[in-house]
RNA sequence: GUCUCCGUAGUUCAAUGGAUAGAACUGGCGCGUCCUAAGCGUCUAAUGGUGGUUCGAUUCCGCCCGGGGACA
Numbered sequence: 001g002u003c004u005c006c007g008u009a010g011u012u013c014a015a016u017g018g019a020u021a022g023a024a025c026u027g028g029c030g031c032g033u034c035c036u037a038a039g040c041g042u043c044u045a046a047u048g049g050u051g052g053u054u055c056g057a058u059u060c061c062g063c064c065c066g067g068g069g070a071c072a
Base pairs, nucleotide, nucleotide: 001071002070003069004068005067006066007065010025011024012023013022018055027043028042029041030040031039048064049063050062051061052060
């Protein structure tokens, strides 16, 4: 340099054109206990950036940024 895959809560993953973007773990608070732990309830928190297509974009397209792989 060319090709290819990926980028969503702090972490690991869903959502394949329309629902309030969902779950687990982590974290905060409460219950629980003599205290701690297990367990239970509740809360916080995310679509890499920009433009385009569309009535509607996490989803499709272009460019940029970042990461993995292959070739040179």
Transfer RNA from a bacterium, 72 nucleotides, folded computationally. The sequence was found in a public genome assembly. It matches the Rfam family "tRNA". Its family is annotated with triplet codon-amino acid adaptor activity in the Gene Ontology. It is annotated as a transfer RNA.